[in-house]
């Protein structure tokens, strides 16, 4: 110096004048005053959750989710170590990662034949034709385990080595796994983001939940009904409290911001945990905009609506650490 | 706030793992004095984008972007 790759921070500043939101402290009010005011994703509504309510938040089906092991967390399909596969020179990436001997289904065309799977060429014998082969060849994503030898009429796990595969057994780990070593038939292809099993886990609606207070009144009809997703069992409850149609009113306050809070040091794989510091938006036809001067990275993607951890998407440009590899130079 | 459902040629649109179907409409041809009518031939689909599973994706999953509704 170049090129690739993990992880972090930051996204404009400062000042003055005027203008909005909410707050302190005045004042009868009107106004003055004090302090503070949109994100790293505030977005997607993709997942867990606090928190609120419903008498069944009981059982079982049915449905839906998730799936190697530990751990971590209020909780997860997140996070953080490790295992095995795949992928790169390499550091890294990436994995819907339980089972195919519980059963069912599917594999097109080609091919002689695709799992209740064979003999087209070929090879070998006897010879019109017959019988033996699955080692060579060919067809395909996938052809009755690989390679090398003995063996044979020619071959084959038909036998022997190693490798694989299946079972004990030891060692090292909490475990996924991993090595060692024996034994044994030489063996049952591939697919479950196909249906299925298996083991785990799920009431249900949601801040337009509820909750308190103002206003306001008109009922009619019909079934036995209801009881917070469906079904089925139990249990509760009533004749409106339930369904349809119909009339009238409809404003505030609470919920709502002190929290699984923030940020900083140490620690930690990731968290929890100690000590220090701080209180940082609550609107409701929905609050930060206008100009000046000056620095600059000359400004991307983009606006809170109960609140909180994640995941995904979209990002101009600025800084910082570490790691791999190639080439130079001392 | 909560739930469903689509996206395939120029338009409308079928296809639930083996290489994309019908109609309209264009352009040519045959009939015909021109025409219409009907009958033949042809065109144009990156199956909404990407990515994944599998030998193989319009169809199976993910995600993203756009579009319809339906409750309240």
């Nucleotide at each position: 110096g170049a090129g690739g790759c993990a992880g972090g921070c930051u996204g404009g500043a400062a000042c003055a004048u005027c203008g909005c939101u909410g707050u302190u402290u005045u004042g009868a009010a009107a106004g003055a005053u004090u302090c503070a005011g949109a994100g790293g994703a505030a977005a997607g509504u993709c997942c867990g959750g606090g928190c609120u309510c419903c008498g069944c938040a009981g059982a079982g089906u049915a449905u839906g989710g998730c799936g190697c092991c530990g751990g971590g967390u209020a909780a997860c399909u997140c996070c953080c170590g490790g295992g095995c596969g795949u992928u790169u020179u390499a550091g890294g990436a990436c994995g819907a990662c339980a089972g195919a001997g519980a059963g069912u289904g599917c594999c097109a065309c080609a091919g002689a034949a695709a799992a209740u799977a064979u003999a087209c060429c070929g090879c070998c014998c006897c010879u019109a034709g017959g019988g033996g082969u699955a080692a060579g060849g060919g067809u395909g994503a996938a052809a009755u385990g690989g390679u090398g030898g003995u063996g044979u009429a020619a071959g084959a796990g038909a036998c022997c080595a190693c490798c694989g595969c299946u079972c004990c057994u030891c060692u090292g780990g909490c475990a996924a796994c991993a090595g060692a070593g024996g034994a044994g038939g030489c063996a049952u292809g591939g697919u479950a983001a196909a249906c299925c099993u298996c083991g785990c886990c799920a009431g249900g609606a949601g801040c337009a939940a509820a909750a308190c207070c103002a206003a306001g009144c008109a009922g009619u009809a019909a079934u036995u009904g209801g009881g917070u997703g469906a079904c089925u069992c139990g249990c509760c409850c009533a004749g409106a409290u339930u369904u349809a149609c119909g009339g009238g009113u409809a404003g505030g306050u609470u919920g709502c911001u002190a929290g699984a809070g923030u940020g900083g040091c140490u620690u930690u794989a990731a968290u929890c945990a100690u000590c220090c510091a701080c209180c940082c938006a609550g609107a409701u036809a929905g609050a930060u905009g206008a100009u000046g001067u000056u620095c600059c990275a000359c400004g991307a993607c983009a606006g809170a609506a109960c609140c909180c951890g994640g995941c995904u998407u979209a990002u101009a440009g600025g800084c910082c650490u570490g790691c791999c590899u190639c080439u130079u130079u001392a | 706030g909560g739930c469903g459902c689509c996206g395939u040629a120029c338009c409308c649109a079928a296809g639930u793992g083996g290489u994309a179907a019908g109609g309209g409409a264009g352009a040519g041809g045959u009939c015909u004095g021109c025409a219409a009518a009907a009958c033949c031939u042809u065109u144009a689909u990156a199956c909404a984008u990407c990515g994944g599973u599998u030998c193989g994706a319009u169809u199976c999953c993910g995600a993203u972007c756009g579009g319809c509704g339906c409750c309240u």
Molecule: RNase P RNA; transfer RNA
Organism: Spirochaetia bacterium